[in-house]
RNA sequence: GUUCCAUCAAGAGCGGUCUAGGGAUCCAGCCCACUGACGCCGCCGCAACCGGCCGCCAAGGCACGGUGCGAACGCUGGACGAUGGAGG
Numbered sequence: 001g002u003u004c005c006a007u008c009a010a011g012a013g014c015g016g017u018c019u020a021g022g023g024a025u026c027c028a029g030c031c032c033a034c035u036g037a038c039g040c041c042g043c044c045g046c047a048a049c050c051g052g053c054c055g056c057c058a059a060g061g062c063a064c065g066g067u068g069c070g071a072a073c074g075c076u077g078g079a080c081g082a083u084g085g086a087g088g
Stems, first nucleotide, its partner, number of pairs: 003086006013043005021032003025079005044070003049066003052062003074080001
């Protein structure tokens, strides 16, 4: 990168640092951003896809590990994407 399956209207932020853009890409909008966004680091948290544990092999639960996520319905529309698991 390709294939299959599932989910994408819920939820969750502070500090430090950096410095001009950012919201994946394109178009049209709209929004965020020097009252410092975005990125990076630390800690915190959300959630429960996979593993693990509890439970009766259940329903369900825990949140130990692996991810993921923490503006706005994936920001809206169209094209198109993202995350997890399986398999290769």